[in-house]
Context: one part of a larger RNA
This record gives sequence, C1' cells and structure tokens, in this order.
RNA sequence: CUCACGGUUAAGGAAUUAGGCAAAUUAACCCUGUAACUUCGGGAGAAAGGGUCCCAACGCAAGUUGGGCGCAGUGAAUAGGUCCAGGCAACUGUUUAGCAAAAACACAUGGCUAUGCGAAAUCGAAAGAUACGGUAUAUAGUCUGACACCUGCCCGGUGCUGGAAGGUUAAGAGGAGAGAUGAAUCGUAAGAGGCAGUCUUGAAUUGAAGCCCCAGUAAACGGCGGCCGUAACUAUAACGGUCCUAAGGUAGCGAAAUUCCUUGUCGGGUAAGUUCCGACCUGCACGAAUGGUGUAAUGAUCUGGACGCUGUCUCGACCGUGAGCUCG
Repeated sequence: CUCACGGUUAAGGAAUUAGGCAAAUUAACCCUGUAACUUCGGGAGAAAGGGUCCCAACGCAAGUUGGGCGCAGUGAAUAGGUCCAGGCAACUGUUUAGCAAAAACACAUGGCUAUGCGAAAUCGAAAGAUACGGUAUAUAGUCUGACACCUGCCCGGUGCUGGAAGGUUAAGAGGAGAGAUGAAUCGUAAGAGGCAGUCUUGAAUUGAAGCCCCAGUAAACGGCGGCCGUAACUAUAACGGUCCUAAGGUAGCGAAAUUCCUUGUCGGGUAAGUUCCGACCUGCACGAAUGGUGUAAUGAUCUGGACGCUGUCUCGACCGUGAGCUCG
C1' cells in the first nucleotide's frame, strides 16, 4: 500500500444511489398522553413528553422531604426508528431442499354439478379396496376466495341435461332374384336340358344408441357492434336514420400490476418530478364468482413522500485485529 472485519471523525446531512443498499438513530422499566379511520375488537408501545444514582429522616408499602457526587445514574452488556399516502392480497399459514417467499398456493365464505348406498368418484384384468365401518348438514368434482354493496344482457356456436314424431344408420333377421353343380329327357357323339338336393351370391322389408331434429341451461366453455345526420356562436349530441347480430358492455371502475400514441391534459407535492397522489375519459386492448367496486386490521410485499439519524456522499482522515508481501 491492497483486502476483510471492527472503531472514531470537524462542518454539512442523502448532496450518494436504480433505490437511504449499508450504517447510524430508537431501545429496558415507571408515569403522563395519544389522531385519522374502524368490522368498535382495534389503530396503539400511535405520535409526543417526563422520570431512573447515592445518603438521611418519615412511611407497612408505593413513595415524600432534605442533602450529596459525576461529563454521564436502565452510568457496562442485552432491548422498537417514527409518520403520511397509494397498489396488491382480507387475515395466521404454505411454496421453487441448492438464484424467486411474492401480488403465487392455501384459507374461512359463496355457488354450480354428480351421487339414494352393492352410491357417485378413484385404483384394479378380476376378485377386491379407498370413499366408509360414512349416508345428501354426507361424499366427490369444479370455480370463487374474509367482510360490505353487488353480480347486468346473450342459449346463435361448443358442451351438458331432457325429449321423442320424423330423417339417417351397424351387426342381426329376412329372403325376391341370380349363379354353380345336377337326375329324367333329346342326340351316334360333341352337346342341349335342367326336377330334387347341395353350394355361392343376394333386392325389398325389419333393425338400437348416436347424429340430424325439438327444448332447457352461462357462479357451463364462452360472447357482449358499425356508419351517417341533428340544438339560435362554436363545440357536443339528449334525438333521428340505416346495416348487421344470439346479444350488442348494465352498475361500478378507468393513462390502471391493464393506456400503444404518452413524460396524455389539469391540479398537488419539489427550486427543478418519465416516478407518486387527486381528477378528466379520447378504455390501442377494464368490467361484474376466468368475479366488479370498496374496505378496518395484517405484510422480512411493492411504490411515492416526510421527520429523526447518520462516513451513503462532499472527501477524505485516523486507529485496532487478521490476511496479502519477503525470508525460513
């Protein structure tokens, strides 16, 4: 000198940085005091303040009064930094053993579907087993995900459920007809002929489910328009016309974990703000259990801001321990 770990640091105090990462601050006990919001439980240790040692007297004690010392009295050590606003998920929990702990999974809640028991579902070739020594307040499948307010329209497509008149339709039944062989008979013969029987083929007719068909069903899979015109400034269009559709997106929310254009526009915060918060709505491409919108509490969650605090920085400096280096 470099690195690792630890300690101190004038003045400033986040100017550092993607970001207060890291460090610092705070800290125990007692007393006072404590906001919005709220599901009235919480929030809350909110926040913000004060006290803490020794001696004597008094007192049951808590403690009170008086006195004393120090820079410092939870005299060392151990021991919350706090607040404001927003997104997401209600919560406690679970997870990628070894780069992800989360907004993912689960969850209580809600719905739909199947199943009447020798149950459905699952495993197995079967016997049998789980379900269950249970019985619809049960079991299984599937979606949603506390709570509050709600959950709109579409059954044309796909699926599922029900229906059975008609169409289509397999094996099977059926056997018209056709063919082969073949006695008699005819022929000198070749051959013609063709009964019975046997064999081959085979039309009509009949023939289930399914499909076509008819209904139902969206907390089933899913879907939820376009163009043109119109008001006495302009602009806009409550209104009208037209085309298409199964139906044309309701409530609510909205530049959003969704907004391309986009650092949209306006307001707030800053001296200055692509982030943040509040609005607007022109939603490229939100939207109602693939749930919509809110929401107290909770969170090693994500985002923005503030106070305190600091070697993060201006911008470095110093100290301790160890390693690096040289020799053995």
The part of an RNA shown here (large-subunit ribosomal RNA, domain IV) has 328 nucleotides and comes from a Synergistaceae bacterium. Its Rfam family is "Bacterial large subunit ribosomal RNA". The RNAcentral record of the full RNA draws on ENA.